RNA sequence: GGGGGAAGGCGGGCGGCCGCCCCGGCUGCGCCGGGGAGGAAAGUCCGGGCACCACAGGGCGGGACGCCGGGGAGAUCCCGGUUCCGGCAACGGAGAGAGCGUGCCACAGAGAGGAGACCGCCGGGCCUGUCCCGGCAAGGGUGAAAGGGUGGGGUAAGAGCCCACCGGGAGGCGGGCAACCGCUUUCGCACGGCAAACCUCGUCCGGUGCAAGGCCAAAUAGGGGGGAAAGGCCCUUCGGGGCCCGGGUAUUGCCCGUACCCGCCGACCCCCGGGUUGGCCGCUUGCGGCCCCGGGUGACCGGGGUCCCAGACGGAUGGCCGUCGGGCGCCCAGCGGCGCCGCACAGAACCCGGCUUACAGCCUUCCCCCGCGC
RNA sequence: GCCGGCGUAGCUCAGCUGGCAGAGCAGCGCAUUCGUAAUGCGCAGGUCAACGGUUCGAUCCCGUUCGCCGGCUCCA
Numbered sequence: 001g002g003g004g005g006a007a008g009g010c011g012g013g014c015g016g017c018c019g020c021c022c023c024g025g026c027u028g029c030g031c032c033g034g035g036g037a038g039g040a041a042a043g044u045c046c047g048g049g050c051a052c053c054a055c056a057g058g059g060c061g062g063g064a065c066g067c068c069g070g071g072g073a074g075a076u077c078c079c080g081g082u083u084c085c086g087g088c089a090a091c092g093g094a095g096a097g098a099g100c101g102u103g104c105c106a107c108a109g110a111g112a113g114g115a116g117a118c119c120g121c122c123g124g125g126c127c128u129g130u131c132c133c134g135g136c137a138a139g140g141g142u143g144a145a146a147g148g149g150u151g152g153g154g155u156a157a158g159a160g161c162c163c164a165c166c167g168g169g170a171g172g173c174g175g176g177c178a179a180c181c182g183c184u185u186u187c188g189c190a191c192g193g194c195a196a197a198c199c200u201c202g203u204c205c206g207g208u209g210c211a212a213g214g215c216c217a218a219a220u221a222g223g224g225g226g227g228a229a230a231g232g233c234c235c236u237u238c239g240g241g242g243c244c245c246g247g248g249u250a251u252u253g254c255c256c257g258u259a260c261c262c263g264c265c266g267a268c269c270c271c272c273g274g275g276u277u278g279g280c281c282g283c284u285u286g287c288g289g290c291c292c293c294g295g296g297u298g299a300c301c302g303g304g305g306u307c308c309c310a311g312a313c314g315g316a317u318g319g320c321c322g323u324c325g326g327g328c329g330c331c332c333a334g335c336g337g338c339g340c341c342g343c344a345c346a347g348a349a350c351c352c353g354g355c356u357u358a359c360a361g362c363c364u365u366c367c368c369c370c371g372c373g374c
Numbered sequence: 375g376c377c378g379g380c381g382u383a384g385c386u387c388a389g390c391u392g393g394c395a396g397a398g399c400a401g402c403g404c405a406u407u408c409g410u411a412a413u414g415c416g417c418a419g420g421u422c423a424a425c426g427g428u429u430c431g432a433u434c435c436c437g438u439u440c441g442c443c444g445g446c447u448c449c450a
Base pairs, nucleotide, nucleotide: 001370002369003368004367005366006365007364008363009362010361012324013323014322015321016320017319018318020036021035022034023033024032025031026030038345042356043355045354046353047352048351049350050209051208052207053206057256058255059254060253062205063204064203065202066201067081068080069079070078071077082095083094084093085092086091096200097199101198102197103194104193105192118140119139120136121135122134123133124132125131126129148166149165150164151163152162153161167189168187169186170185171184172183173182174181175180213281214280215279216278223272224271225270226269227268231244232243233242234241235240245263246262247261248260249259250258251257274449275448288307289306290305291304292303293302294301295300325343326341327340328339329338330337331336375446376445377444378443379442380441381440384399385398386397387396393430401417402416403415404414405413423439424438425437426436427435
């Protein structure tokens, strides 16, 4: 100097004029003071707070997650470690179980799972050839994948048939909390892939969502149609009650069970129809922000100090201008000059913690590789 | 704001447990007819919304993004 990797930050500054929303004060319907978008406010993918509904019990089902340890309220989150894969590297990505079972592996290929012989190699036979019988699984071929790999010995040719090394299974020892790693003994090898296929194992999970929900006010026809089928027995003081049967609602996936309601119309559900289209609360202080100290490799935790920082409900956060900064174009050897662009992605609506996605330009720190010079 | 569903030929839709993507209508050509329609025969037409991942292999399975559609206020 060039190329790359990781982490983090900013993403306009200052001023003037005119407006908009909220809070407080004074006054009393106008002034004064204070506050007014983001790192993603987005997607709504996870988790929680909060609110309402439900909450005898049993069985079946469903969903999410998945190496190990830690952090955290929790999570499809974060940190550290580990194995495999990619990369020369910095670094990045992925992760239960295929030695329980079931299923699938199209086409091609002889053979697709404890298999198989098309070409080929070797031996034998005779009817001597595009032949038959047998041996082999080295070599070729097919395929994403061909039942350990390389080398040597061996053999008719071959083959874990035998041997060395590598890979793999099982056992032991050591390190580590663990995943896992290292060493060693032994076994010729018993192990194909897919679980983002069914499944198995482990952990967790009630439903709905601020249009949740509460209060006040106003108005109207608790009107019409449908689900709809079906009642039986007993007691009675004649009001009704009990049991069985049927239907509905709740148990918010289903079944049993339980509780309540109804049985000829009235419970419950669906459709049509009627009224209103107002106000207040929830509504912003919160697992908050910033700074310092301490512990921890780190995520994070503990302590102290300090600050209050949007709250609308047809929904505010805007418009114009000046100057500095930035970007683009042109001119110039250069200093610089002129013109254009308001200037990335995007905009809160119950709140919070994460993840993911979008983002012009700029800045900081650390690391890796290559080249050159000393 | 919240909750669901769907993107496949020009249009309307199939495609079940992954293995060369189909149907009807529309379009084009030929036949039939004096001509047209109807009918018969044949043909063409697809980035399966986009981008990643799992897999030998993805319209299908799993993520992310984009687009479209539907439902949800209060009172009696």
Two RNAs folded together computationally: RNase P RNA and transfer RNA, 450 nucleotides in total. Its mean pLDDT, the model's own confidence on a scale to 100, is 80. Rfam match: Bacterial RNase P class A. The family's RNA type in Rfam is ribozyme.